Source information: Predicted 3D model of a 481-nucleotide part of an RNA (small-subunit ribosomal RNA, 3' major domain) from a metagenome. The RNAcentral record of the full RNA draws on SILVA. The coordinates come from a structure-prediction model, not an experiment, and the mean pLDDT is 81.
Context: one part of a larger RNA
RNA sequence: UGACGGGGGCCCGCACAAGCGGUGGAGCAUGUGGUUUAAUUCGAUUCUACGCGAAAAACCUUACCAGCUCUUGACAUGUUAGCUUGCGUUCUUGGGAGACCAGGAACAUCGGUUCGGCCGGGGCUUUCACAGGUGCUGCAUGGCUGUCGUCAGCUCGUGUCGUGAGAUGUUGGGUUAAGUCCCGCAACGAGCGCAACCCUCGCUUCCAGUUGCCAGCAGGUUUGGCUGGGGACUCUGGAAGGACUGCCGGUUAUAAGCCGGAGGAAGGUGGGGAUGACGUCAAGUCCUCAUGGCCCUUAUGGGCUGGGCUACACACGUGCUACAAUGGCGGUUACAAUGGGUUGCAAUUCCGUGAGGAGGAGCCAAUCCCUAAAAGCCGUCUCAGUUCGGAUUGCACCCUGCAACUCGGGUGCAUGAAGUUGGAAUCGCUAGUAAUCGCGAAUCAGCAUGCCGCGGUGAAUACGUUCCCGGGCCUUGUACA
Numbered sequence: 001u002g003a004c005g006g007g008g009g010c011c012c013g014c015a016c017a018a019g020c021g022g023u024g025g026a027g028c029a030u031g032u033g034g035u036u037u038a039a040u041u042c043g044a045u046u047c048u049a050c051g052c053g054a055a056a057a058a059c060c061u062u063a064c065c066a067g068c069u070c071u072u073g074a075c076a077u078g079u080u081a082g083c084u085u086g087c088g089u090u091c092u093u094g095g096g097a098g099a100c101c102a103g104g105a106a107c108a109u110c111g112g113u114u115c116g117g118c119c120g121g122g123g124c125u126u127u128c129a130c131a132g133g134u135g136c137u138g139c140a141u142g143g144c145u146g147u148c149g150u151c152a153g154c155u156c157g158u159g160u161c162g163u164g165a166g167a168u169g170u171u172g173g174g175u176u177a178a179g180u181c182c183c184g185c186a187a188c189g190a191g192c193g194c195a196a197c198c199c200u201c202g203c204u205u206c207c208a209g210u211u212g213c214c215a216g217c218a219g220g221u222u223u224g225g226c227u228g229g230g231g232a233c234u235c236u237g238g239a240a241g242g243a244c245u246g247c248c249g250g251u252u253a254u255a256a257g258c259c260g261g262a263g264g265a266a267g268g269u270g271g272g273g274a275u276g277a278c279g280u281c282a283a284g285u286c287c288u289c290a291u292g293g294c295c296c297u298u299a300u301g302g303g304c305u306g307g308g309c310u311a312c313a314c315a316c317g318u319g320c321u322a323c324a325a326u327g328g329c330g331g332u333u334a335c336a337a338u339g340g341g342u343u344g345c346a347a348u349u350c351c352g353u354g355a356g357g358a359g360g361a362g363c364c365a366a367u368c369c370c371u372a373a374a375a376g377c378c379g380u381c382u383c384a385g386u387u388c389g390g391a392u393u394g395c396a397c398c399c400u401g402c403a404a405c406u407c408g409g410g411u412g413c414a415u416g417a418a419g420u421u422g423g424a425a426u427c428g429c430u431a432g433u434a435a436u437c438g439c440g441a442a443u444c445a446g447c448a449u450g451c452c453g454c455g456g457u458g459a460a461u462a463c464g465u466u467c468c469c470g471g472g473c474c475u476u477g478u479a480c481a
Stems, first nucleotide, its partner, number of pairs: 001481002003478003007475007015465002019429005026321008034312002042053002064307007073130001077129002081125005088107008110120003132296002135294003141290002143285003146281001148279001153192006159168003172183003198273004203241007213230002217228003244267001247261005323422001327381006339370003344363002349358003388419001393414007435457006
């Protein structure tokens, strides 16, 4: 100087407390451990692994296993020798699980040319350099990322003090979300952070007005902004304004600030986002990529078929659905936003109980389509393992796709398991939040309870900082570095 303390002081945070809803019990989904296996590919392992890499494992993916098969190789550049003249597209025969091997047919047939396969280019066979490796080492590395933590810290120059390590500044008194600001001070300044500048939501004005809108005017009757038209309104999207403790009162030290008030759409950082200092964990990643070293080279490389990653006594994490009456079922019926759409989204119509099918208007989209749900109202059920709950299983179907056996999703009928609110323990959340309700999209042929977004309805509580956890500053002890 740090680090540590079941030392002290001050302060903060959904850290506790006050509340609301969960997890832990059940069934299922998913990840992990373990076990099993020919293989169950690999990585991630307290917080910071475990719906994580994976924004889609039937084949492919795929790295794993079994078998079959290739050896200048699936891919790149050059090179030795030889053959050939295009490359390519489509169809097809035989063998084979296929890769592949051996053929056939059609279309098409490079540029130059001295018309010589002569030159260039291409293809095949061959030789050698080499290719190739999701093989090892993240404790050799770059890059990227997590975490402490959006915590308020981390440093430097000069000066001063100290033999020196170092100190000072950065400590102190106030204050702040903040090393934020004020005052003081052997310090005076500065840098990286904080804040602001950026995006978005909330208010107003101006500009613009189609595909959006329809107040006033007119038309028609297809009652639909439908048509003429209009820019008022909504909205769209560009430019400005607006909030600064600016004003008033109180308080403090006449400071910084704090408290209350006015005006205001918004008030003291207005809400949200992006933004992550010096560093820590030899944290994570050699399987995104790059890369040193090591290793394999008829195999640890390449191709293919099938299997596996989907196993199952069990244990854990994360979720979904429930256990019901604030509910289930039936009927009726209103209102979104974000997004996506040509290999696509698909209306009206018809068929089917339904998943879905037939057909196809319109739309490269503010134009057309996907496209609302819970809620509300009426009726019924009357506390039961039930008209709760839906697992499991049987039958019959639908869809995608070469192909749903291992191993996809959906529908109808039947079946109707556990479960009556969950031990010890434990998690999230302070407002348009929690809770609850649906919708969209990425991936994607198909497959979502996951993930990322969107809107609808919409609470309770916070006395307070003694305690638990994490953190910041000062100080103290130490046989630790």